[in-house]
């Protein structure tokens, strides 16, 4: 230096143009049960790496940059 691959709640991942105010697990918080915890009920708090672009509409689709990781030299 050239190629590919990956970036979604604290952590894990679902998602493949409109059916998503982005679901689920787990976490943390509050209640509830329980003598207490721990289990479990329930009801909250949490996220599309960044900037263009295409499109009527974009986490998804193209382009650059950011970061991880692999492979060539």
């Nucleotide at each position: 230096a050239g190629c590919c691959c990956u970036g979604u709640c604290g952590u894990c991942u679902a998602g493949a143009g409109g059916c998503c105010a982005a679901g689920g697990a787990u976490g943390c918080a509050a209640g509830g049960c329980u003598u207490u915890g721990g289990a479990c009920c329930u009801u909250g708090c949490g996220a599309c790496g960044g900037a263009g672009g295409u499109u009527c509409g974009a986490a998804u689709c193209c382009u650059c940059c950011c970061a991880g990781g692999g492979c060539u030299a």